A computed fold for a 73-nucleotide RNA from a Clostridia bacterium, annotated as transfer RNA.
Model confidence (mean pLDDT): 84 of 100.
Its Rfam family is "tRNA". Rfam classes the family as a transfer RNA. Rfam links the family to the GO term triplet codon-amino acid adaptor activity.

[in-house]
RNA sequence: GGGCGUGUAGCUCAGCUGGGAGAGCGUCAGGUUCGCAUUCUGAAGGUCACGGGUUCGAAUCCCGUCACGUCCA
Numbered sequence: 001g002g003g004c005g006u007g008u009a010g011c012u013c014a015g016c017u018g019g020g021a022g023a024g025c026g027u028c029a030g031g032u033u034c035g036c037a038u039u040c041u042g043a044a045g046g047u048c049a050c051g052g053g054u055u056c057g058a059a060u061c062c063c064g065u066c067a068c069g070u071c072c073a
Base pairs, nucleotide, nucleotide: 001072002071003070004069005068006067007066010025011024012023013022019056027043028042029041030040031039049065050064051063052062053061
């Protein structure tokens, strides 16, 4: 330099045919306990990597850029 893949909550990851942004773990608060653990309930937490385009509407489709992984040279 070229091909392919990945990028979504603090971490690991879903997200189907374009229309609700989510799960588990973690964190915080409360309940449960003599206390801890466990468990239950609730809450906070998002530039869907970035920029642009298409569309009534984009995490999702198209183009470009960046980062990471992998293969080739």